Background:
RNAcentral holds the sequence, with entries from Rfam and Ribocentre. A computed fold for a 107-nucleotide RNA from Altererythrobacter xiamenensis, annotated as TPP riboswitch aptamer (THI element). Model confidence (mean pLDDT): 76 of 100. The organism belongs to Altererythrobacter, within Bacteria. The model forms 96% of the base pairs in the Rfam consensus. It matches the Rfam family "TPP riboswitch aptamer (THI element)". For this family Rfam cites "Comparative genomics of thiamin biosynthesis in procaryotes. New genes and regulatory mechanisms" (Rodionov et al., J Biol Chem, 2002).
[in-house]
């Protein structure tokens, strides 16, 4: 100098369901922790943030889809729609490796 990777920071992208409704209770990574707005009343409508997940090697998520079978009190779950259509990207940083060049030291 060139590449290349894994944490991490930045940065971008996402989602919050079901019983119960008093407190809780399942399933997940994550099921609403803070703040403001708006409202008669807000997770739930708008806005910042924090936790989690994911960010083209992309089933994070979104659509189809109030979708089909099974199977549960319901969601969840298995299986198929389906590698079907989308979907944040060729990012910045430290730190590392690995290659090659150039200078000094020694021998």
């Nucleotide at each position: 100098u060139a590449c290349c990777c894994a944490u991490c920071c930045c940065c971008g992208g996402g989602g919050a369901g079901c019983c119960a409704u008093g407190a809780g209770g399942c399933u997940g990574a994550g099921a609403g922790g803070g703040c403001g707005g708006u409202u008669g009343a807000a997770g739930u409508c708008c806005g910042c943030c924090g936790a989690c997940c994911c960010g083209u090697u992309g089933a994070a998520c979104c659509u189809g889809a109030a979708c089909c079978u099974g199977c549960u009190a319901a969601c969840a779950c298995a299986g198929g729609c389906g590698g079907a259509g989308g979907g944040a990207g060729u990012g910045g940083g430290c730190u590392g490796g690995u290659a090659u060049c150039c200078g000094c030291c020694a021998g």